[in-house]
Context: one part of a larger RNA
């Protein structure tokens, strides 16, 4: 290598962009590089098969033939792939009318709570647990009520709802701002998928510098439980949690399901357009989405099933028995944590 495969057995890169590369829509003329057909030329002998013959046989040896699948030249054919030109509109892309939407960024700002201050009322408890202490508290606690600081999340709406490449996004509002989606068919005319390396974006945690700090809360201290309790509970509590700007580059980044196209029964509910009808309640239809069952099929089962795990094609990753190991070396990256790349000995 060839072959099987990757939803749960090993296996889709967290996601996206995109150089090379690889594939690539209809028609129509050329051309012949690839194809294909014919024809020379060469492809040493030996060897290898294959018919024969020679040493009594047989290894061996000898004639002869095929073969040498290959390479060059030439003559041609033009279906397919490329090449060119020329035309087209089904794919894609602008345009135009609409269109919902926690899609980003930013300045403002509401109210509900929680804590703390400050002032009244007020008196002995309060907290907190299975039960209890630690702990608060007559220097007046908890409760309550006005007054005020401060910070951090948006109750209901709210939903197998919306958005958004993923992560991920929920109070109002301003001002930029990006992408979807329908309708129409105006305008280019394959401009199109996919994508080694690259680059961007990437939750939490974690680091740098500076600010903030209510509540929560790793370390940590105490007080319980216990045979101990380095724990669960419970009363404290620091980084952290928030912002600004840099850095990490990683997760059960999951749908454990790459991306794109095309086909193949239904049935039901939702969400955002449109067409049509209409009794203005709806009803039919028909995109684009999101769920729920369910035929063929597929699957080792579970199950998937027009949002496929089905039936093709393109193209990238990956996977190849368990441990050792996602380790050690070395490399590239980081301020470090550490991240990538990635064997082996050995051993079952």
């Nucleotide at each position: 290598c060839u072959g099987g495969g990757c939803u749960u057995a090993a296996a889709g890169c967290g996601u996206a962009c995109g150089c090379a590369g690889g594939c690539g829509g209809a028609c129509a003329u050329a051309c012949a590089a690839g194809u294909c057909a014919g024809g020379a030329g060469u492809g040493a002998a030996a060897u290898c098969c294959c018919a024969g013959g020679g040493c009594u046989c047989a290894a061996c040896c000898c004639u002869g033939g095929a073969a040498c699948u290959g390479c060059u030249c030439u003559u041609g054919a033009a279906a397919c792939u490329g090449u060119a030109u020329g035309u087209c509109u089904a794919g894609a892309a602008u345009c135009c009318g609409g269109u919902a939407g926690a899609g980003g960024u930013u300045g403002g700002u509401a109210g509900a709570a929680u804590u703390c201050c400050u002032a009244g009322u007020g008196u002995a408890g309060a907290g907190g647990u299975g039960a209890a202490a630690u702990u608060c508290g007559u220097a007046g606690a908890u409760a309550u009520c006005a007054g005020g600081a401060g910070g951090a999340a948006c109750a209901c709406c709210g939903a197998u709802g919306g958005c958004g490449a993923a992560g991920g996004c929920g109070g109002c509002u301003u001002a930029c701002u990006g992408g979807u989606c329908c309708g129409a068919a105006a305008c280019u005319g394959a401009c199109g998928c996919u994508g080694a390396g690259g680059u961007a974006c990437g939750a939490a945690a974690g680091c740098g510098u500076g600010g903030g700090g209510a509540g929560c809360a790793a370390a940590c201290a105490g007080g319980a439980u216990u045979a101990g309790a380095u724990a669960c509970c419970c009363u404290g509590g620091u980084a952290g949690u928030c912002c600004a700007c840099g850095c990490c580059g990683u997760a059960a980044a999951c749908g454990a399901u790459g991306a794109a196209u095309g086909c193949u029964a239904g049935u039901u509910g939702u969400u955002g357009g449109g067409a049509g009808g209409u009794u203005u309640a709806c009803c039919u239809u028909u995109c684009a989405g999101u769920g729920a069952c369910g035929c063929a099929g597929c699957u080792a089962a579970c199950g998937c099933a027009u949002u496929a795990a089905g039936c093709a094609u393109u193209c990238c990753g990956c996977c190849u028995g368990g441990g050792g190991a996602g380790u050690a070396c070395g490399g590239u990256c980081g301020c470090a944590a550490g991240a990538u790349u990635a064997a082996a000995a050995c051993u079952c």